[in-house]
Description:
Small-subunit ribosomal RNA from an uncultured bacterium, 1535 nucleotides, folded computationally. Its mean pLDDT, the model's own confidence on a scale to 100, is 81. RNAcentral holds the sequence, with entries from ENA and SILVA.

RNA sequence: AACGAACGCUGGCGGCGUGGCUAAGACAUGCAAGUCGAACGCGAACUCCCGGCUUGCCGGGAUAGUAGAGUGGCGAACGGGUGAGGAAUACAUGGGCAACGUACCCCGGGCACAGGGAUAGCCCCGAGAAAUCGGGAGUAAUACCUGAUGAGACCACGGUGUCAUAAGGCACAGCGGUCAAAGGGCGGGGACCCCGCACCUAAAUCACUUUCAGCCCACGUUGUUGGGUUGAUGGAUUCGAGAGUGAUUUAGGUGCGGGACCUGUCGGCCUGGGAGCGGCCCAUGUGCUAUCAGCUUGUUGGUGAGGUAACGGCUCACCAAGGCUACGACGGCUACCGGGACUGAGAGGUUGGCCCGGCACAUCGGGACUGAGACACUGCCCGGACUCCUACGGGAGGCUGCAGUAACGAAUAUUGGACAAUGAGCGCAAGCUGGAUCCAGCGACGCCGCGUGCAGGAGGAAGCCCUUCGGGGUGUAAACUGCUGUCAGGGAUUACCAAGCAAAGGGGCCUAAUACGUCCCCGCGUUGAGGCGUCCCAGAGGAAGUCACGGCUAACUUCGUGCCAGCAGCCGCGGUAAGACGAAGGUGGCGAGCGUUGUUCGGAAUCACUGGGCUUAAAGAGCACGUAGGCGGCCUGUCAAGCGUCAGGUGAAAUCCCUCGGCCCAACCGAGGAACUGCAAGGCGAACUGACAGGCUUGAGGCAGGUAGGGGCGAGUGGAACUCUUGGUGGAGCGGUGGAAUGCGUAGAUAUCAAGAGGAACGCCGGAGGUGAAGACGACUCGCUGGGCCUGUCCUGACGCUGAGGUGCGAAAGCCAGGGGAGCGAACGGGAUUAGAUACCCCGGUAGUCCUGGCCCUAAACGAUGUCCACUAGGUUGAAGGUCUUCUGACAGGGCUUCGGCCGAAACAAAAGCGUUAAGUGGACCGCCUGGGGAGUACGGUCGCAAGGCUAAAACUCAAAGGAAUUGACGGGUGCUCACACAAGCGGUGGAGCAUGUUGCUUAAUUCGAUGCAACGCGAAGAACCUUAUCCUGGGUUUGACAUGUACGGAUGCCUACCGGGAAACCGGGUCGGCUGCCUUCGGGUGAAACGUAUGCAGGUGCUGCAUGGCUGUCGUCAGCUCGUGUCGUGAGAUGUUGGGUUAAGUCCCGUAACGAGCGAAACCCUUGUCGCUAGUUGCCAGCGCGUAAUGGCGGGGACUCUAGCGAGACUGCCGGUGUUAAACCGGAGGAAGGUGGGGACGACGUCAAGUCCUCAUGGCCUUUAUACCCAGGGCUGCAAACGUGCUACAAUGACCGGUACAAACCGACGCGAGACCGCAAGGUGGAGCAAAUCGGAAAAAACCGGCCCCAGUUCGGAUUGGAGUCUGCAACUCGACUCCAUGAAGUUGGAAUCGCUAGUAAUCGCGUAUCAGCUAUGGCGCGGUGAAUGAGUUCCUGAGCAUUGUACACACCGCCCGUCAAGUCAUGGAAGCCGGUAGCGCCCGAAGUCGCCCCGAUUCAGGAGCGCCGAAGGUGAGAUCGGUAACUGGGACU
Repeated sequence: AACGAACGCUGGCGGCGUGGCUAAGACAUGCAAGUCGAACGCGAACUCCCGGCUUGCCGGGAUAGUAGAGUGGCGAACGGGUGAGGAAUACAUGGGCAACGUACCCCGGGCACAGGGAUAGCCCCGAGAAAUCGGGAGUAAUACCUGAUGAGACCACGGUGUCAUAAGGCACAGCGGUCAAAGGGCGGGGACCCCGCACCUAAAUCACUUUCAGCCCACGUUGUUGGGUUGAUGGAUUCGAGAGUGAUUUAGGUGCGGGACCUGUCGGCCUGGGAGCGGCCCAUGUGCUAUCAGCUUGUUGGUGAGGUAACGGCUCACCAAGGCUACGACGGCUACCGGGACUGAGAGGUUGGCCCGGCACAUCGGGACUGAGACACUGCCCGGACUCCUACGGGAGGCUGCAGUAACGAAUAUUGGACAAUGAGCGCAAGCUGGAUCCAGCGACGCCGCGUGCAGGAGGAAGCCCUUCGGGGUGUAAACUGCUGUCAGGGAUUACCAAGCAAAGGGGCCUAAUACGUCCCCGCGUUGAGGCGUCCCAGAGGAAGUCACGGCUAACUUCGUGCCAGCAGCCGCGGUAAGACGAAGGUGGCGAGCGUUGUUCGGAAUCACUGGGCUUAAAGAGCACGUAGGCGGCCUGUCAAGCGUCAGGUGAAAUCCCUCGGCCCAACCGAGGAACUGCAAGGCGAACUGACAGGCUUGAGGCAGGUAGGGGCGAGUGGAACUCUUGGUGGAGCGGUGGAAUGCGUAGAUAUCAAGAGGAACGCCGGAGGUGAAGACGACUCGCUGGGCCUGUCCUGACGCUGAGGUGCGAAAGCCAGGGGAGCGAACGGGAUUAGAUACCCCGGUAGUCCUGGCCCUAAACGAUGUCCACUAGGUUGAAGGUCUUCUGACAGGGCUUCGGCCGAAACAAAAGCGUUAAGUGGACCGCCUGGGGAGUACGGUCGCAAGGCUAAAACUCAAAGGAAUUGACGGGUGCUCACACAAGCGGUGGAGCAUGUUGCUUAAUUCGAUGCAACGCGAAGAACCUUAUCCUGGGUUUGACAUGUACGGAUGCCUACCGGGAAACCGGGUCGGCUGCCUUCGGGUGAAACGUAUGCAGGUGCUGCAUGGCUGUCGUCAGCUCGUGUCGUGAGAUGUUGGGUUAAGUCCCGUAACGAGCGAAACCCUUGUCGCUAGUUGCCAGCGCGUAAUGGCGGGGACUCUAGCGAGACUGCCGGUGUUAAACCGGAGGAAGGUGGGGACGACGUCAAGUCCUCAUGGCCUUUAUACCCAGGGCUGCAAACGUGCUACAAUGACCGGUACAAACCGACGCGAGACCGCAAGGUGGAGCAAAUCGGAAAAAACCGGCCCCAGUUCGGAUUGGAGUCUGCAACUCGACUCCAUGAAGUUGGAAUCGCUAGUAAUCGCGUAUCAGCUAUGGCGCGGUGAAUGAGUUCCUGAGCAUUGUACACACCGCCCGUCAAGUCAUGGAAGCCGGUAGCGCCCGAAGUCGCCCCGAUUCAGGAGCGCCGAAGGUGAGAUCGGUAACUGGGACU
């Protein structure tokens, strides 16, 4: 984009289209094929009228020659439906029939003569429930039959001409034979003719009557009785005589009717031609499947016959053995085919509903009949299934026609109207029929058109939504004002769809005709199922939804929800701030529709013809030879298959396209054109391809001469090594490993010497080397043998390349048979290792490895690169062979051919890379690929002895799998470098007791947080109450302990004291005293603060550190992290920042497609170390004085120390060496200090969703008589256990006692508190001094001197416990510290493991301080005293930096990920069997029916009885194939 659609929500009108895709399953009911009286014979009734009368009958007329059935003709084979079957008997296109048919229609020629016998209908009789049938009588034809004629047709015979050819066709004439008909229907004409009827006239004959006669017969009548008769032949010529009536015949006339005749028209027969329609044949094309590779016996052909309209194995007999197939036979599956339709730029892909053409079918299967045509949708016969009727004996039926029904299904309409139009059948026609058709109805099913109003109308109502609370959006939208009048509605009205038929009239033709008929013109009258149109009325009145809004993709917010509910086309949303779920507001799209689902094409160059690929992404067969096929060098000529061109044929119409036109427009429709890219035949052309013919040598091959080589095969030979055997020497081990053990060895191993045996492999040469098609090939010699290369240019003359199938070769392992077996060595045994060790290591060891013969046929069979040819820069190197330079040779150099490598231009490539050995540029041919898994698996086939190979799917499942490169991260990778990282040292921890923190446990509660390093003497710089936390128990308050606004109240309110209850908070009570703003006219006013009430609100250490800010930790004081511009790369990105040196350092230097810059490092800052200057109190005191027992105590001083300000100083500056002339390093001098002097503060880009919502701040959520607030008591201190951090120790480098020294920093008014006195002491009394360089804390301790202890659980150690106290505090029970007396535990240097430290450091010693009433401080933060050892190395452990490498990791190795097992689900393979379908084969039975035979019918015909072949359905048997199911079982996928 499209649809014969369906579903959800919604739905105003019209036009044009379209509508059972499923059950070719079943059907109630009605209708869907008739027509002709101008082919024929019959022929009603109801009703009405008339007459008669025995008043309910009869007769007649009309109805009416109507209805009706029948005979006959034409039609019924068309039209309409459906798509089951069918892969070719079909369809499409183009041809052919010299192998055919044709009713109706058109044109031409000819004819239609004479006869005959039946039968429906009707009537009568009979059988049956019915359907229907039988018998009798009898009738017509355009029904049927016989005969005649034969222009002509056909057949046979031979002939001529012509055309064609495989037989042959056509034409002509001859001869022989065969074959017709309806002169019917309907009209017209009336001169001639005929017939019938009627009338008239005339004549004849006959009959009767009567009169007159003759003869005969009879008798109830004897007669005025009855009947009969008067003939034949011949002759003659008018027949006994008269009258009347009737009939017949004849003649004439008149009238009517019919015919002959003439004529018109519709028909009939024969024949020739045509048109249209059909039959048959050929070529080409027409789905998938090779996991269908061979198929076929009427099969292929011939001869003959039969059959047909016609050719033909179409059928039959005989003969021959053929025919088809890799260009796909045969088989399986699927399917109506085409014009066209949809899509697409096209090429294509998909499709075949509506319309048109063809085919097929008509309940399923078979069959023929009739006919021009059928093997026949609404005909016949038979068989099957099903349904219906039945009186049970028998019958009937076929909607895949139009409607309609149930069923099926996601799903598809009215049991409508009309023949008005178009076309059809019949008819001369009028006309009749027609579910064809034309219309209407139903369905937004599709396309198209129209409307649901138009204009004005606020800085913008209400409602709703959002909000930063200011506002914004919906939104000119509405209301409101004005206007218009489509469609729908109501009323009125009539052009058009109408053409036709057709009276009268005129003209033409036919004709003898002014007749009839027919044609044309005109035209009274007449025909509409349904639809369209016009005018008027009314009134904005009746008419909008649906989907989406994370990206793709136009359109965004709020609320709800909380990995729930749900969404989803793909990616993916949802786990408490969801633009993705649901709702709302808003927005976007489309609009009487909008979405969804399904399907097709597109995008998809994602099957690539146009138009793809195969080194590494999927993909080159392991290699070669070679068949078919494909492709093929140079020149000349011919042909014209391909090719080109020209004209004609065909390519139906519709559709598509263009132009014009008709419906108001459009959809739709009409006309004309173009197109239909196709097919077949023809003319011309000859460059190219091809074919044929001739030639050529450059491709290819041959020949000659050389040449290298692990090329192959066979035979032989050799040395080294190894093992074994024998002997000698020898004497304890050997062997093996990371270390061992198993093993071997005193029965003599290993080692060593000699001799012998055996098998396998061939060291060095050896290579970037050589050979071969590949696999592969390595000692030497001989023999046989394949190929290559070079040189010569003698020969052949395109002999070539590739290669589906096919054939051969094909490592290792494996198999079969026979040998062989030294070493090695799957399996196996043993020893180790290990958690285990079915492994790696060791000791043994069987197949095998080797040979011969035969199989197997696979490999990362790799250059992951098919073979061949040509072309496209170079450089370098190895191998082989020629050649040139030189007089020659060697050497050297140049150049040629071939082979093997490396580096590289262009080009190519996703990149890596490749690059004359292409992966470049072209050509030829083959093989192969089409997302991952399932799976190279299953089934089938085939090969194999087996193992297994080759060929090769699907279900299901995933949203990826994969390639190359990039940046990181990682590595039990590499290189370089660093760090108390290790090593070297010193001291600890881990063991003890205690302190403290944590876990765990406990508990009413043991509040919370921190949890590897980087939590654990952490938040906490101090939990008895308070702190403190809804942590627990209990009590109490509700605008609240705290903030603020508003309103109201009344002036109050606060403090001290008091009473009752209570544990307190608090509740209640009421009194004394004190205080209480501002203004003031002192009367009062005002109400701020405060209080009370009410309302907005407060409050929360409640949750979320994974919503956050801030702060902090850590990597790490590690040296890194980046940017701009440029350059390189498709890009990620790289370069810079890598490299060479150097540094503590990305510090600096050099180099350099980089040049610069920033954040870090360093420096700047603080402190400490030296000096100087300045200043000199509270500090200092050398010198000068005063004073004291003594003391800077005092006067004074600034020298010194010190204090605290400012400066100086250090920069690799100097020297030597090393180094690149550099940076720098090493050593040295000077210096207080030397290479950063020591220490501190300072912490890059970032990482850890690190920590903290309980410091603070803060979004959201939660709570509001409670998660807020107050109070009492308890808890945070609980103790089987574990861990971290510490303290004190275990002692003699010590403890204890006594004595004597030397600091720094800091603190002090709610404070430090001296001297003095009391107490053993803690402490108490007391209070000098001091807001501090002044006074106090304050004693520094270790140290030093002296004494004692004498190695012990001690004069070590001090836990624990008892007792007695002190201090702080409202209060030391839970739960403080300290003192004294007494007690005197563990502990004798600490397992595995582990921590700190490189110099004023470790170790050790004490001092101070924050917090604080006090203190559980042994903690934290500081201060000074004494004061080492060791290393200068980088192998290892840990961590870090840089470079490099690998990667399947990127949440980044705490990664990723494999297999078994357990469980669930799903699809699938195998499977004893069971069930069903399909197509054939053999046999049995054999309906209808055609054909043939036979009998009856006297012959013929009709008809009848029977037989034979074939033959549907059915039965049966053995198989084939497809599918379903199945105990059990195999693997697979997902969780």